Predicted 3D model of a 729-nucleotide part of an RNA (large-subunit ribosomal RNA, domain II) from a marine eukaryotic metagenome. RNAcentral holds the full RNA, with entries from MGnify.

Context: one part of a larger RNA
RNA sequence: GCCAGGGAGUUUGUCGUUUUGGCGAGACUAAGAGUUUAAACUCGUAAUCGAAGGGAAACCAAUUUUUCGCAAUUAUGUUUAUCAUAACCAGGAAAGAGGUCUGAAAGGGCCUUUAGUCAAAGCGAUAAGACUAGAAACCGGACGAUCGUGCCGUGAGUAAGCUGAAGCCUGGGGAAACCUGGGUGGAGGGCUACAGGGGUCUUGACGUGCAAUUCAGUCCUAUGACUUGCGGCAAGGGGCCAAAAGCCAAUCUAGUCCGGUGAUAGCUAGUUCCCUCCGAAGUAGAUCUCAGUCUAGCCUGAGUGGACAUGACUAGCGCUGUAGAGCACUGAUGAGAUUGGAUUGGAGCCGAAAGGUUCUACCGUCUUUUCAAACUCCGAAUGUACUAGUAUGGUAGAAGCUCAGAGACGGGUUCAUGUGGGGUAAGCCCCAUGACCGAGAGGGGAGCAACCCAGACUAAAGUUAAGGUCCCCAAAUAUUGACUAAGUGUCAAACGGAAGAGCGUAUCAGAGCUAAAACAGCAGGAAGGUAGGCUCAGAACCAGCCAUCCUUUAAAGAGUGCGUAACAGCUCACCUGCCGAGUUCUGUUGCCUCGAAAAUGGACGGGGCUCAAGUCAAUUACCGAUACUUUAGACCACAAGUAAAAUUGUGUGUGGUAGGGGGGCGUAAGGAGUGGGCCGAAGUAGGGUCGUGAGAUCCUAUGGACCGCUUUUUAUUGCAGAUCCUGGU
Numbered sequence: 001g002c003c004a005g006g007g008a009g010u011u012u013g014u015c016g017u018u019u020u021g022g023c024g025a026g027a028c029u030a031a032g033a034g035u036u037u038a039a040a041c042u043c044g045u046a047a048u049c050g051a052a053g054g055g056a057a058a059c060c061a062a063u064u065u066u067u068c069g070c071a072a073u074u075a076u077g078u079u080u081a082u083c084a085u086a087a088c089c090a091g092g093a094a095a096g097a098g099g100u101c102u103g104a105a106a107g108g109g110c111c112u113u114u115a116g117u118c119a120a121a122g123c124g125a126u127a128a129g130a131c132u133a134g135a136a137a138c139c140g141g142a143c144g145a146u147c148g149u150g151c152c153g154u155g156a157g158u159a160a161g162c163u164g165a166a167g168c169c170u171g172g173g174g175a176a177a178c179c180u181g182g183g184u185g186g187a188g189g190g191c192u193a194c195a196g197g198g199g200u201c202u203u204g205a206c207g208u209g210c211a212a213u214u215c216a217g218u219c220c221u222a223u224g225a226c227u228u229g230c231g232g233c234a235a236g237g238g239g240c241c242a243a244a245a246g247c248c249a250a251u252c253u254a255g256u257c258c259g260g261u262g263a264u265a266g267c268u269a270g271u272u273c274c275c276u277c278c279g280a281a282g283u284a285g286a287u288c289u290c291a292g293u294c295u296a297g298c299c300u301g302a303g304u305g306g307a308c309a310u311g312a313c314u315a316g317c318g319c320u321g322u323a324g325a326g327c328a329c330u331g332a333u334g335a336g337a338u339u340g341g342a343u344u345g346g347a348g349c350c351g352a353a354a355g356g357u358u359c360u361a362c363c364g365u366c367u368u369u370u371c372a373a374a375c376u377c378c379g380a381a382u383g384u385a386c387u388a389g390u391a392u393g394g395u396a397g398a399a400g401c402u403c404a405g406a407g408a409c410g411g412g413u414u415c416a417u418g419u420g421g422g423g424u425a426a427g428c429c430c431c432a433u434g435a436c437c438g439a440g441a442g443g444g445g446a447g448c449a450a451c452c453c454a455g456a457c458u459a460a461a462g463u464u465a466a467g468g469u470c471c472c473c474a475a476a477u478a479u480u481g482a483c484u485a486a487g488u489g490u491c492a493a494a495c496g497g498a499a500g501a502g503c504g505u506a507u508c509a510g511a512g513c514u515a516a517a518a519c520a521g522c523a524g525g526a527a528g529g530u531a532g533g534c535u536c537a538g539a540a541c542c543a544g545c546c547a548u549c550c551u552u553u554a555a556a557g558a559g560u561g562c563g564u565a566a567c568a569g570c571u572c573a574c575c576u577g578c579c580g581a582g583u584u585c586u587g588u589u590g591c592c593u594c595g596a597a598a599a600u601g602g603a604c605g606g607g608g609c610u611c612a613a614g615u616c617a618a619u620u621a622c623c624g625a626u627a628c629u630u631u632a633g634a635c636c637a638c639a640a641g642u643a644a645a646a647u648u649g650u651g652u653g654u655g656g657u658a659g660g661g662g663g664g665c666g667u668a669a670g671g672a673g674u675g676g677g678c679c680g681a682a683g684u685a686g687g688g689u690c691g692u693g694a695g696a697u698c699c700u701a702u703g704g705a706c707c708g709c710u711u712u713u714u715a716u717u718g719c720a721g722a723u724c725c726u727g728g729u
Stems, first nucleotide, its partner, number of pairs: 001729006011128013026049002032043003053060002065095004073087005078081001097112006131270004138260006149234009158224001160192003163188001167184007196221003201217002204215002236252001238248003273664006283296005298407001299405006308393003312390005318384002324378001325376002330372003334368005340363002344361007411437003415434004420430003442453003457633007467623003470607003476620001478619006489609002500594003504591003508587006521578005527551003532546003557572001561570002634654002636651005665718001667715010683702008
């Protein structure tokens, strides 16, 4: 893991509410008694609840009035009937009046126009272990020092070798004190090293081990604060401790066992059959509160109510100070003007000084420029109160109200909008409005909670949406016209590409030149004053500075570039000839190119694709979903109908987590009724049929003695999960 069995909202008291039943201004007994096989029945009238309230209390104490009005009922009417009008109007609403308290009063609070009570059941609350399992802990009483600690008593053990303290003996020296040699001696928490004790390093082996601390090598100690046997003493907030919060029986920052005990857990996990109707929230306020809870909002059910409701649209009438804009206020701001102010700061000039004058700064004024979430002379769209209408829902019952039951109070994203605030940014943080996911399946987007299409009762057929139609892969190798040569591209976005650049190419526009011959090419000329002047060693078109005229010409610069030391030489502008039709420049738009760098080899989903299977524009056809349509069926709500069904009709009904409501299936047992069984019960195995389903039923085999059905009551009543428990495998 699998299989079988077990396994979690229970019980009692009290309270609230709903339903059903009994009795009803009353309802009901409790303990107990009688009777009885038992259940029941009879008694028991104390108590409790209700019938009157107000007030802290003293105390005082409610005669049903009026109006509106739904349903129902009645009447009338016409013509259509689920109609209209009228009357009366239970329940309902409003006003008045009354009781009492307060108050000087006014006013205000509570109450009054009669329904309760008992029982059972459902749901909930509360007290209890209170759905089940789960702490670490806390307290009490016992049991432990056979492990390891310290101490006490009594015993035992410690190979061999080395070193050689004191003391003593003796020789020598010395006046002495004393010094010194030799010997003897055998001290020491002395040395080396067995037994023994320890446990340093290899961070070796092992690491489901030989072992819940071992094995190997290495290492420390080994006459001592040594090792060790046996016996004894010290006990849990206590002991022992050469002190590590170490040890106290594999347990120690407070032992173990049992008990209090089902401790408590706002935390975690689990919580068992079916169908059906509706269907959330992740917000606000409060909280020793942010893992919780309470109140409100949002969901469900029942009742009441009796006509309106609605993120829709239109119009009218109001509201507003955002976007934008502006500088009229507040504040900021670049430039200029100034004859204004103050005589204040700095500087220059004149002067002996006083002071004068100029510039600049400052405060103003004028002209002009630029700005603002906490500026506004202005000012939208949008939004929104109210009114009216349209649309949709609604007397087959709207809004509202009351009661009961919740869940929830971790949200998310994209996407869109607010070109929102913070931040370099974030699958970032904080908001508002809407949609979606959450709780939503299906088709598309290669794959992909929230992007596009579309809201799934069941079965079948058809038609479409988004998106597609070369093959994978259903459908066009469709049609027409362009563009692209980069495999650009083949990506709606999510899922990347900028500034800038391009004699790539197409399109459009503008402006030049051109049969008086353009553009390109080839050929010829390109001169003189003059080597302009200056500079300079030199400077002659061409190092540099200044000037840049005139002449001859078809044309030719006081020179475009190369070149020389300087000249020379070559070339260009410019002119002519040959040639013979377009050519040059600028800009717009489309596609394309460069710009373009990331870590295994790699991605348009892939193959592959070039007059495309790419891009742009247009057209037709087809494919394509649980969408739409049709057919058949089921269920729900409502209406008609019925004794109850059947049946018929209406629905822009039938996705769904938490959750609420309704109806069922099955298990065990009791009561009542009624059946089956040795001519084969239950159980087991296989198969058929029925039911939306839980499940039911029949047949065959096995089995060998009990078992159903209807109705009602009761419950240790349904398992896949809980590292669930026990057993098997």